[in-house]
Molecule: Bacterial RNase P class A
Organism: uncultured Caulobacter sp.
RNA sequence: AGACGGUCGGGCGGUCGCGAGCCUUCGGGUUCGAGGAAAGUCCGGGCUCCACGGUGACAAGGCGGUGGGUAACGCCCACCGGGAGCGAUCCCAGGGAUAGCGCCACAGAAAGCAAACCGCCUCCCGUUCGCGGGCGGUAAGGGUGAAAGGGUGGGGUAAGAGCCCACCGCGGACCUGGCGACAGGGACGGCAUGGCAAGCCCCGCCUGGAGCAAGACCGAAUAGGGAUCCCGCGUCGGCCUCGCGUCGACUAGGCCGUCACUGGCUAAGAGGAUCCGGGUAGGUCGCGAGAGCCGUCCAGCAAUGGCCGGCCUAGAGGAAUGAUCGUCGCCGUCUCGCGAGAGGCGGAACAGAACCCGGCUUACAGACCGUCU
Numbered sequence: 001a002g003a004c005g006g007u008c009g010g011g012c013g014g015u016c017g018c019g020a021g022c023c024u025u026c027g028g029g030u031u032c033g034a035g036g037a038a039a040g041u042c043c044g045g046g047c048u049c050c051a052c053g054g055u056g057a058c059a060a061g062g063c064g065g066u067g068g069g070u071a072a073c074g075c076c077c078a079c080c081g082g083g084a085g086c087g088a089u090c091c092c093a094g095g096g097a098u099a100g101c102g103c104c105a106c107a108g109a110a111a112g113c114a115a116a117c118c119g120c121c122u123c124c125c126g127u128u129c130g131c132g133g134g135c136g137g138u139a140a141g142g143g144u145g146a147a148a149g150g151g152u153g154g155g156g157u158a159a160g161a162g163c164c165c166a167c168c169g170c171g172g173a174c175c176u177g178g179c180g181a182c183a184g185g186g187a188c189g190g191c192a193u194g195g196c197a198a199g200c201c202c203c204g205c206c207u208g209g210a211g212c213a214a215g216a217c218c219g220a221a222u223a224g225g226g227a228u229c230c231c232g233c234g235u236c237g238g239c240c241u242c243g244c245g246u247c248g249a250c251u252a253g254g255c256c257g258u259c260a261c262u263g264g265c266u267a268a269g270a271g272g273a274u275c276c277g278g279g280u281a282g283g284u285c286g287c288g289a290g291a292g293c294c295g296u297c298c299a300g301c302a303a304u305g306g307c308c309g310g311c312c313u314a315g316a317g318g319a320a321u322g323a324u325c326g327u328c329g330c331c332g333u334c335u336c337g338c339g340a341g342a343g344g345c346g347g348a349a350c351a352g353a354a355c356c357c358g359g360c361u362u363a364c365a366g367a368c369c370g371u372c373u
């Protein structure tokens, strides 16, 4: 100078408050009271309700080297392969491109049935002997491009070319090692169909939906629903189909919250009583002893697992966990002092539970520790 991992994220005390539990002689007392991310709500689960006979297929979505860990994961550990770096170390959507389809911008002659722009070469024609034109050959050189149908060297050739050879690369078998991804090896093949699957697709694996405003229990007042019982259905007249018929009038009783007056409705369920069930407000549970935390030891490279011992550690409801003072510690600055130091002033992050866990990601003043280059 840098790489990686981990821990902490002010301590103690006083006063006044806030929330919850317990006790109470009702005055109060006592115990406990945010985080590493409580955040984003991005994955995976527990729990709850709904749906669902089993199995398979299809669709949709997700995941994707190998082995292991885990309740599970898209997380973690170890390893493999590729890439970056002198290195510690870091990064990788890291299955399949002869199953099929599609795309490959710009530039460039040509971008997928490869291709002749410049250049190189044989031959032919012309020539002012500088060269020009033409038929062909050529992918070695130049140029374009992210990419031009293996690379370097030699031979070879008119010039060239895996045309031939050596090495490297590549390919499919074989042998050896490894659980495996894969690695190593000696022969063989003259090189063959370039890239993109964070394009469709193919292959393998996984997945029902909604979420604590889930859901369970208790449950008013008022209004409405149902059942049973009580009470009541009178008098006169008209009409006829001659009947608990119908129309009109009168009156009693009843109803319009109570009483009085007045008015209205009503000879009918618009009356009264009791009971039942559903829902709403509200209340209780769900709700914190758990994939829990701490420590020793054991197994394992590790993630992690196991034995033993100890601990109990917020929880309510739109929501408490705060304020202030003293002191110590930290940082900055100023003054005094030769100096050790003393004193004054100022500052201290991100943020904040809401059913609960395991991860990931993001935010974070500053302090400390360890390993390594």
Base pairs, nucleotide, nucleotide: 001373002372003371004370005369006368007367008366010328011327012326013325014324015323016322018033019032020031021030022029023028035350039361040360042359043358044357045356046355047211048210049209050208060207061206062205063204064203065079066078067077068076069075080094081092082091083090084089095202096201100200101199102196103195104194117142118141119138120137121136123134124133125132126131150168151167152166153165154164155163169191170189171188174185175184176183177182215285216284217283218282225276226275227274228273229272230271231269234250235249236248237247238246239245240243253266254265255264256263292311293310294309295308297306298305299304330347331346332345333344334343335342336341